[in-house]
Context: one part of a larger RNA
RNA sequence: GAACGAACGUUGGCGGCGUGCUUAACACAUGCAAGUCGAACGAGAAAGUUCCUUCGGGGACGAGUAAAGUGGCGCACGGGUGAGUAACGCGUAAGUAAUCUACCUUUGCAUCUGGAAUAACUACGCGAAGCUGUAGCUAAUACCCGAUACGUUCUCCUUUCUACGGAUUGGGAAGAAAGAUGACCUCUUCUUGAAAGUUAUCGUGCAGGGAGGAGCUUGCGUACCAUUAGCUAGUUGGUAGGGUAAUGGCCUACCAAGGCAACGAUGGUUAGCGGGUCUGAGAGGAUGAUCCGCCACACUGGAACUGGAACACGGACCAGACUCCUACGGGAGGCAGCAGUGAGGAAUAUUGCGCAAUGGGGGAAACCCUGACGCAGCGACGCCGCGUGGAUGAUGAAGGCCUUUGGGUCGUACAACCCUGUCAGAUGGAAAGAAAUGCUACUACGCUAAUAUCGUAAUAGUUUGCCGGUACAAUCAAAGGAAGCACCGGCUAACUCCGUGCCAGCAGCCGCGGUAAUACGGAGGGUGCAAGCGUUGUUC
Repeated sequence: GAACGAACGUUGGCGGCGUGCUUAACACAUGCAAGUCGAACGAGAAAGUUCCUUCGGGGACGAGUAAAGUGGCGCACGGGUGAGUAACGCGUAAGUAAUCUACCUUUGCAUCUGGAAUAACUACGCGAAGCUGUAGCUAAUACCCGAUACGUUCUCCUUUCUACGGAUUGGGAAGAAAGAUGACCUCUUCUUGAAAGUUAUCGUGCAGGGAGGAGCUUGCGUACCAUUAGCUAGUUGGUAGGGUAAUGGCCUACCAAGGCAACGAUGGUUAGCGGGUCUGAGAGGAUGAUCCGCCACACUGGAACUGGAACACGGACCAGACUCCUACGGGAGGCAGCAGUGAGGAAUAUUGCGCAAUGGGGGAAACCCUGACGCAGCGACGCCGCGUGGAUGAUGAAGGCCUUUGGGUCGUACAACCCUGUCAGAUGGAAAGAAAUGCUACUACGCUAAUAUCGUAAUAGUUUGCCGGUACAAUCAAAGGAAGCACCGGCUAACUCCGUGCCAGCAGCCGCGGUAAUACGGAGGGUGCAAGCGUUGUUC
């Protein structure tokens, strides 16, 4: 000198864009942060309004709505934190002939025939509660048997090629499925307009490919300590088996005795890694907030289930610590999600608004959900921009300070006069961010028996804004509401007077102060920066 997620002191007008628990991975009151689908399925209220009534009640609308249940998809994304980890964790470059992949996309084929349950519900119960038992009833795209099979898997033999767990020719065995909605009468059946018929869309099953995603393996790189020198029995390798989507001591049995290490093993300490960030002419050094990629974790420890994927932050089980409830028998909980509270600390914000945009989940769609996100609030925490007025004005006024008492200086500074109108204030106007989806109308093309329906595309209309009556421009009035902080001995830009008298004090280094202190304290003047200035801390 530059920089900062800064803090402290002091001062403080406005706006834009960013940014804000670096400490206790400490404990958490309260609310919200993951649901959705009736076009998979069975059942199904009430309030209220209204009608009838024998006044007990019953019917209709509400409504096939709400709430719940079975089932599907999602909950493995998104969001947080950096405790652990010196490691194939990360970075980079490769391999996978050793692998998997729901949703999306594409190609081909198929979607046949039956069955038995169960929740909801009803009845009777048990418990303080969490919750839960017995009996009975019922549905499905829930569950199950069977049929068929594209060579899909396995297996044995076989053919050829080979990057040797691959591809390929033939044989054997095993293995699928689910329907829903709309429309129609061309075909079939009943012969009216309907279906078990036809058709469109979506879904389902099998097989092949793509995209995106994931697992595993390898070369190289990746902190400090040798005042850590030897470490290792599943240890190193083999055979066989198990396990996995898959290789492998990943695990087991047997066999061999290996494997690592001064090119630093082992041990200890510290630490998430990278893109980047800061500094520097560079080389380098330091660092890893915000944003992006990867990893790890979710009160602590452990082991699993479901699933395409988890050993799963707002799922389940066991143990532990802690907190809460209890009828003492037993239960409930997990903010390192967004706000917020206590504690710790020098120190870090609102228990805000909205799904309008972007994105995500579910759904055919309307739509629902979304503390992701978009906005607003607080903080000079940072960067950037603007303002606090401009011009004229010498009796160089008064006053302060200094003085050699002549004067000098604050100083064109004030006053006075003439202007301007940024910002803040007031008034009435007033955006862009919105394009879609859906619906209606119409047209074209495709499917089709069809002008129906459906799909695709075009056009027109309609619908949607948190911010916010915000940005912005216009008008009005008015110099009015808006400057401080540090320093002035040298380094280092800027000097005199008074007080003090090695005292009080200053100080980054040199040093200053013991009676004329440009170095302490005050004043006048000056210098520097400026809505900041200075100090402290840290890095280069």
Small-subunit ribosomal RNA, 5' domain from an uncultured prokaryote, 540 nucleotides, folded computationally.
Model confidence (mean pLDDT): 84 of 100.
Its Rfam family is "Bacterial small subunit ribosomal RNA". Gene Ontology terms of the family: ribosome and structural constituent of ribosome.
RNAcentral holds the full RNA, with entries from ENA.